[in-house]
Molecule: c-di-AMP riboswitch aptamer (ydaO/yuaA leader)
Organism: soil metagenome
RNA sequence: CGCCUAGUUCCGCGCAACUCGCGGAAGCGGGGGACCCAACAGAAGGACCAGCGCCUUCACUGGGGGCGUAUCGGCGAACGCGCCGUAGGACACUUCCGAGUCCGAGCCCGUCAGCUAACCCCGCCGGCUUAAACGG
Numbered sequence: 001c002g003c004c005u006a007g008u009u010c011c012g013c014g015c016a017a018c019u020c021g022c023g024g025a026a027g028c029g030g031g032g033g034a035c036c037c038a039a040c041a042g043a044a045g046g047a048c049c050a051g052c053g054c055c056u057u058c059a060c061u062g063g064g065g066g067c068g069u070a071u072c073g074g075c076g077a078a079c080g081c082g083c084c085g086u087a088g089g090a091c092a093c094u095u096c097c098g099a100g101u102c103c104g105a106g107c108c109c110g111u112c113a114g115c116u117a118a119c120c121c122c123g124c125c126g127g128c129u130u131a132a133a134c135g136g
């Protein structure tokens, strides 16, 4: 100079100073959250009722969800793992096709959350290349 990623820019103050700290704004990104719609593992009873929903008791099960491309399958195992694939994803203006090279992880919530207008809350980290950045 660039690449992955939402993960950037600007302003004010602090600081000897900064790519640091605090605050603000813009921009980008994420979560929660109605009607309607969707969904709805049991039985009995109760209030209410069009229905769902709610409460009590019994029975039964052992979860469920989020960020992310990162999911699924097969084989081998000394559970933590390994190989081979694979959904999917990345690679220098943008899109499509082709070629090549890679990734195909990790983390979080804590029994709880579908969608969801208004509204509420949160993040803006981290990691890389010196070889190359291909063709139409």
Base pairs, nucleotide, nucleotide: 002128003127004126008026009025010024011023012022013021014020027124028123029122030121031120032119037114042058043057044056045055046054063112064109065108066107067106072085073084074083075082076081088103089102090101091100096136097135098134